[in-house]
Context: one part of a larger RNA
């Protein structure tokens, strides 16, 4: 001195717990991981900090596994062979999954581009993240971290970095052998939320009129530039009358969400993001490559994220009547959103066009909600797994069913045990949408809006994490 351990005191935190909610764990079914099984079921990750994670929704391809078959894409150098030909293709027949001259018969073609030997290279989703970079996680969402002058100490070190008060904060006040800095909180960045003030709009919109993509004038709504605005500003009380903390009016009122994020660490992930990259393997019967096929999707079973119910606060079917983020024909590259007509029961199918976009789909007429009617507590019109048949799309290819549609079947499930997760305002929960993956395509994930509660405002009891105090172990 303190990665550590023990006792005390203080302080935080819904990855903690109180007072709730929504669950999760039971159930069917998706999805990951283990197990088992296999030719192969490739691999990494294994407490927080592996398990719907590698953007990991793999029919081929991916692709690293298995199973069989070709190629050389073996640079250069240096012997050797070689124009009396070093050596490259190939039809047919056999053979092969194969129209792979692969290899065998048979020739016939090419001409120094090659063949053999060494050396050395180059590939390599091989191997080692305990040999490394770089990026990410984490300790750590806490408030911590350091040096310069200076003061004690011989010295390692210590004060600064603090008794107290306050703060989301080492964040302010004051204290004061320090004093003046820096990093890291804040500040900033990007977003929500204000403005009949300011500039504009024929891509937006209002203005008499039934309407109109016509004109004209305008900018309240919309759109988006500058600019400003909000500071605990202003009053009551608590506070050393300081730092601040509560309430109250006026009000866009106190922290609206995110990003960014220090010092010092891990022998945390990653050689499978890279033409980043040691060292070792391999290197022509290949671990390089490319064809075809299976695998990754297997199934007595454990465990996780997760969806869909268990039903009347409802199911089903009809009328109503509302969003807001997006995105759209593409260097390679093929594949782009898509009105409307017209055939179909539906999935689709086909013609004509519009959009490289505030113009066109689109006024995105979206679901939950609303409001009628039919059902009546019945495994029932609740639930949709399982399974027959059958009808389309995407693809070169659909069987191990790609989605997808219609018919028919109708399983478990009667609100879930011990434990456990996540969370306080437009939040939890419901409910759809869009983007990414996408040829085909969301039960995931990223974001959107819609409906919109209950219960704190505490506290250290439980899990933790900071800081101060003690002594004795320990390095």
């Nucleotide at each position: 001195u303190g990665a550590c351990g023990g006792a005390a005191g203080g302080g935080c935190a819904c990855c903690a717990c109180c007072a709730g909610g929504a669950g999760u764990g039971g159930a069917g079914c998706c999805u990951g991981c283990g197990g088992c099984u296999u030719a192969a079921u490739u691999u990494g990750a294994c407490u927080c900090a592996a398990c719907a994670c590698g953007g990991g929704a793999a029919a081929c391809c991916u692709c690293a596994c298995c199973c069989g078959g070709c190629c050389c894409g073996g640079a250069c150098a240096c012997g050797g062979a070689a124009a009396g030909g070093a050596u490259u293709g190939a039809c047919a027949g056999a053979u092969u999954g194969a129209u792979a001259g692969c290899u065998c018969u048979u020739u016939c073609u090419c001409g120094a581009u090659u063949c053999u030997g060494u050396g050395g290279g180059u590939g390599g989703u091989g191997g080692u993240g305990c040999a490394u970079g770089g990026c990410c996680g984490u300790u750590c969402u806490u408030a911590g971290u350091u040096g310069g002058u200076g003061g004690a100490g011989c010295g390692a070190u210590u004060u600064g970095u603090c008794u107290g008060g306050u703060u989301a904060a080492u964040u302010c006040c004051g204290a004061u052998a320090a004093c003046g800095a820096a990093c890291g909180a804040g500040a900033c960045u990007c977003c929500u939320c204000c403005g009949u003030g300011c500039u504009a709009a024929c891509u937006a919109g209002u203005u008499a009129c039934g309407c109109g993509c016509c004109c004209a004038a305008c900018u309240u709504c919309u759109u988006a530039g500058a600019g400003g605005g909000a500071c605990a500003a202003g009053u009551g009380g608590c506070g050393u009358u300081c730092a601040g903390c509560c309430a109250c009016g006026c009000g866009a009122g106190a922290u609206c969400g995110a990003g960014c994020a220090a010092u010092a660490a891990c022998a945390g992930g990653u050689c499978u993001g890279u033409g980043a990259u040691g060292c070792c393997c391999u290197u022509a019967g290949a671990u390089g490559u490319c064809c075809g096929g299976g695998g990754c999707u297997g199934c007595a079973c454990g465990c996780g994220c997760g969806c869909u119910a268990c039903a009347c606060u409802g199911a089903a079917c009809g009328g109503a009547c509302c969003a807001g983020c997006g995105u759209g024909u593409g260097u390679c590259u093929a594949c782009c959103c898509u009105u409307c007509g017209c055939c179909g029961a539906c999935a689709g199918g086909u013609g004509c066009g519009g959009g490289u976009a505030a113009c066109c789909c689109g006024c995105u007429g979206a679901a939950c909600c609303c409001c009628g009617u039919u059902c009546g507590u019945g495994a029932u019109a609740g639930g949709g797994a399982u399974c027959g048949g059958g009808g389309a799309u995407u693809g070169c290819a659909a069987u191990u069913u790609u989605u997808u549609c219609c018919c028919a079947u109708g399983a478990a499930c009667g609100a879930g045990g011990a434990a456990u997760u996540c969370c306080c305002a437009g939040u939890a929960a419901g409910u759809g949408c869009g983007g990414g993956u996408c040829a085909u395509a969301a039960g995931c994930u990223c974001g959107c809006g819609u409906u919109g509660a209950u219960u704190a405002a505490g506290u250290c009891c439980c899990u933790g994490c900071c800081c101060u105090u003690u002594g004795u172990a320990c390095a």